Source information: This is a predicted structure of a 1187-nucleotide part of an RNA (large-subunit ribosomal RNA, half B) from a Candidatus Pacearchaeota archaeon. The RNAcentral record of the full RNA draws on ENA.
Context: one part of a larger RNA
RNA sequence: ACCAGUUUAGGGAACUCGGCAAUUUAGCCCUGUAUCUUAGGUAUAAGGGGUGCCUAUAUUCGUGUUUUGUCGAAAGGUGGAAUGCGAAAGUAGGUUUCAAUAACAAGGACUGCCGGACUGUUUACCAAAAACGUAGCCAAGUGCUGUGCCGAAAGGCAAUGUAUACUUGGUGAAACCUGCCCAGUCGUGGUGUUUCAAACUUCAUUCCAAUGAGGCUAAGACCCAUGAAACGGCGGGCUUAACUGUGAGGCUCUUAAGGUAGCGUAAUACCUUGUCGUCUGAAUGGCGACUCGCACGAAUGGUGUAACUAGGUAGUCACUGUCCCAAACUGGGGCCUUCUGAAUCCAUUGUCUGGUGAAAAGACCAGAAACUUCUUAUGGGAAGCGGAGACCUUGUGGAACUUUACUGCAACUUGUCAUUGUAAACUAAAAUUAGGUGCAUAGUGUAGGUAGGAGAAUACGCGUAGUUUUGGCGAGGCGGCUCAACAAUGUAACACUACCUAUCUGUUUUUAGCUUACUCAUCUCGCAAGAGAAACAGUGGCAUGCGGGCAGUUCGGCUGGGGCGGCCCCCUCCCGAAAAGAUAUCGGGAGGGCUCAAAGACGAGCUCAUCCCCUUCGGAAAUGGGGAGUGGAGCGCAAAGGCAAAAGCUCGUCUGACUGUAUUCCUAACAACACGGAAUGCAGAUGUGAAAGCAGGACUUAGCGAACCAACAAGCAGCUUUAAUGGCCGCUGUUGAUGUCAGAAAAGUUACCCCAAGGAUAACAGGCUUGUCGCACCCGAUAGUCCAUAUUGACGGUGCGGUUUGGUACAUCGCCGUCGGCUCUUCCUAUCCCGGCUGUGCAUAAGCAGCCAAGGGUGUCGGAGUUCACGCAUUAAAAGGGAUCGUUAGCUGGGUUAAGAACGUCGUGAGACAGUUUGUAUGAUAUCUAUAAGAAGUGUCUUUGUGUGAGUGGAAUGAUUCGCUAGUACGAGAGGAACGCGAAUUAGCAGCCUCUAGUGAGCUGUUCUCAAGUGGGAGGCAGCACAGCCACGCUGUAUGCUGAUAAGAGCUGAACGCAUCUAAGCUCGAAGCAGCCCGCAAAAAUACACAAAAAAGGCCGUCAAAAAACAUGACGUUGAUAGAGUUGGGGUGUAAGGUCCGAGGCAACGAGGAUUUCAGCCCGCAACUACUAAAAGCCUUUUCAGG
Repeated sequence: ACCAGUUUAGGGAACUCGGCAAUUUAGCCCUGUAUCUUAGGUAUAAGGGGUGCCUAUAUUCGUGUUUUGUCGAAAGGUGGAAUGCGAAAGUAGGUUUCAAUAACAAGGACUGCCGGACUGUUUACCAAAAACGUAGCCAAGUGCUGUGCCGAAAGGCAAUGUAUACUUGGUGAAACCUGCCCAGUCGUGGUGUUUCAAACUUCAUUCCAAUGAGGCUAAGACCCAUGAAACGGCGGGCUUAACUGUGAGGCUCUUAAGGUAGCGUAAUACCUUGUCGUCUGAAUGGCGACUCGCACGAAUGGUGUAACUAGGUAGUCACUGUCCCAAACUGGGGCCUUCUGAAUCCAUUGUCUGGUGAAAAGACCAGAAACUUCUUAUGGGAAGCGGAGACCUUGUGGAACUUUACUGCAACUUGUCAUUGUAAACUAAAAUUAGGUGCAUAGUGUAGGUAGGAGAAUACGCGUAGUUUUGGCGAGGCGGCUCAACAAUGUAACACUACCUAUCUGUUUUUAGCUUACUCAUCUCGCAAGAGAAACAGUGGCAUGCGGGCAGUUCGGCUGGGGCGGCCCCCUCCCGAAAAGAUAUCGGGAGGGCUCAAAGACGAGCUCAUCCCCUUCGGAAAUGGGGAGUGGAGCGCAAAGGCAAAAGCUCGUCUGACUGUAUUCCUAACAACACGGAAUGCAGAUGUGAAAGCAGGACUUAGCGAACCAACAAGCAGCUUUAAUGGCCGCUGUUGAUGUCAGAAAAGUUACCCCAAGGAUAACAGGCUUGUCGCACCCGAUAGUCCAUAUUGACGGUGCGGUUUGGUACAUCGCCGUCGGCUCUUCCUAUCCCGGCUGUGCAUAAGCAGCCAAGGGUGUCGGAGUUCACGCAUUAAAAGGGAUCGUUAGCUGGGUUAAGAACGUCGUGAGACAGUUUGUAUGAUAUCUAUAAGAAGUGUCUUUGUGUGAGUGGAAUGAUUCGCUAGUACGAGAGGAACGCGAAUUAGCAGCCUCUAGUGAGCUGUUCUCAAGUGGGAGGCAGCACAGCCACGCUGUAUGCUGAUAAGAGCUGAACGCAUCUAAGCUCGAAGCAGCCCGCAAAAAUACACAAAAAAGGCCGUCAAAAAACAUGACGUUGAUAGAGUUGGGGUGUAAGGUCCGAGGCAACGAGGAUUUCAGCCCGCAACUACUAAAAGCCUUUUCAGG
């Protein structure tokens, strides 16, 4: 020093993130109690008083004994008196202490604010909370063969419950309330000339099969409504009132609607420490307001709220060792002795400073230091140990979660088929049959079409044949009527017959749909009888829709870390590029992802831009003529290169913008490499030119794309099949795209996270750099009345530092603990104060500026985690920095930066935020080194003793105030010094305990308890206190001098006949340097000096002024070393026992008092005294001299 405790004077939260921790308070009785309130509470509010023991006594109660009365036949009941024990709560008196709930036990209180209503629950093992729950409120679903859930199903649960029920979701007591929006998403409902699967059906493909194209159609989609206590959302600009300001109002854009009430710098406000008020000496704090709300807001509930709260936050009182500022003591471990005896670990070695170096070295270089070993400590270093870093990046690693990622699956949904039967009505379609209808104009007039066609038909009457019920009827026929023909009109002409067409109506059949009914499958209920439902449901097949409910996966690259941004991700040109080639950057400058049937091929001709001269209108510039004209033009487009009888311009003729094949080059330097691009040859066919030739697109260099798959080709070959066809497959070519461009089919979150790897790569610190930062210098505009340089110091310039912030990515990711504070040490100076000087726009005083100077000092408090900054009051001054932003194997843990939770904002969501808020584990026995101490051994030519001091440490002192000097010098005055002398204070250092204070063996009082005489225990509580130790106490830190200097001041004095502090020489001059002063120091390797000497030391024993061990010191019988004893002194405060008194009481009894008694008890002190113990003894040792 640590752990657990006890006590602390004066102050009283000044400590600190924060009163953390520890105190305080406390029981019971009496009294008294604000505010608010949901009237219950708050409330033990707060505050105040009392409390022991003894004696007597009234009352009440319990219980025992004796006696007596009364009632009763008795048992027994019920009273009275006397007496004993006890309890309760009183009254009166007495009495003791420092103190009476004397110990133990036992709320500190109050006032605000935030959150949550409350009791409750939660992360077993870092979060107890504001989170969860809750009663209450709201919404949704559900009538039971239901709804929700579990299950593959059978079946089961809510429930043997039934809407006052159950399930799901939201909100979160009660109070006052809960605004607007249905455009988006979702839910619910509806509707149909929209869309839409299978089945069915039609058509095509010769039939079949397969296929294709249509038709019909459910849910769904679309459409129309509706629902916000569904998910959610709830604007901008301009202008305006008689000072200014504000803006009731106006204009305008715009939305689905534009935020209402209430609240508001908030658990939400960036700016922000907003502004004002208040609390304080001082407030980044609290509260109250304002409010321009970055980014409140109404059941994702809004606002308020009594009660409650191990929640968060602020203040006041009380209280205190939290602190000023520490101290003493107790116990434990530690330390020492003996016994027993691990683990981690293991290394060769084990200094400092500077440098170097992978930029942070015990091991390298240089210098310095350093004899060897042990013990106890402290934790500076070993970028110490522990844990293949959790942050960060990377991985074609993982997992979990989310969703309008991709792809699926369950469930649900709808249709259809099967299980699956009967009947009727209606509707539709097809077929059938009967009947009706068909209006341009013209035409008599309602002309469907074609063909035939000159008659047809016939009311009515007569009436032949025939027939008859003898009345009649009556085919053909006659008469008669009508319609046609004829005529006209018109594309078409009518009568009549046949067929066809469109449409309508009806009959019959078939099919389909729909509705209704039935009962027989099937289902439900029921023990059954039977009842109900019923071809529905259910189940199965097929098909549609929906489908993070579930599953499997994915979630590019480059990158001065990653992300955001960007795209030098494919291609072209120039520069960079350093005269071969090649060559990087998120280097610089520009482009491409086409175009053109001519802007292509060939041939021929011509010459451009610009300028000059001439020339009607005509001009600077129109067309024409002449001349000059190396390209200053043009060549589709970027740039570069290139080009003049051309590669440009014009014209003529054409299609080589060909087919096949072979090779080379670039792409891709020197290995391989595809697509693509370019070049060359041969064969064929062609164009052009008189021809040689040229031509396989374009003056050249950009203008692009694999496999699979599909389509195409009057292409080629094959398999199968056919009368022919058709189908399938292959080859060649063309087309369709992958721009992340040598080409996966692909979204997010992770702070709940995991793994692997990386210092190939970020955050801290270091290194380098120093833009930025800080400081200095040069110049000297301006100001300073005048005057650059007393002071000021623009615009510019040059450096230094390595405390800012950056850049970089060199070291560290098998780990160097990250902000601030505390503690403690040292260094720098660019000096804040104290010292010495100079200048001054210096009279004095006080300043301003500068020079020397690092010896010492540089503090307290308020709010904020803060560093910083701000503030209050002091002060001589309250300087600035470094040391891994010194310091976590030293402390703290408030901040940052985990897991919980909340707000605002963002996001559909999971979640996120250099936004806010609350909560939240700080490991370890020290091996080496270092440091602080203590020892041992060896060396130094014997031993012992006494010294010296090379060296080394120190601040041992620093500063202030006051008085005198002196109201003096100075000054008009106002004001107002100094040298020097003295007194004190403060900070530091050293020592001490006389005083003061603390602690303290001890003594005493007292509570409870054990024991019953003294006494013991709680190491109880309380009072006092010796020695010792101590600070809050006391003493000292004196005399200030000497030497050499700094800035500076001078003397003499040249260089330079002067001048000059300097060059030679000399004198001064500071708290600074060196001494005088105080420590350590002979291991100072040049290892010292002196003295004495034959002895000295150790073991052993008794010890303390010493002390962890060891050492040191005292003593050892020739002895006071320790103990015991006696005496003295000191502390406490008057022992036990006895006697007397004592309120009272008949007495017994009786707290207590007095006296014996300055007693008793105790003592780490002193003196005296050998009574006890220091017995006996053992070990080591050189040289010389002498004998």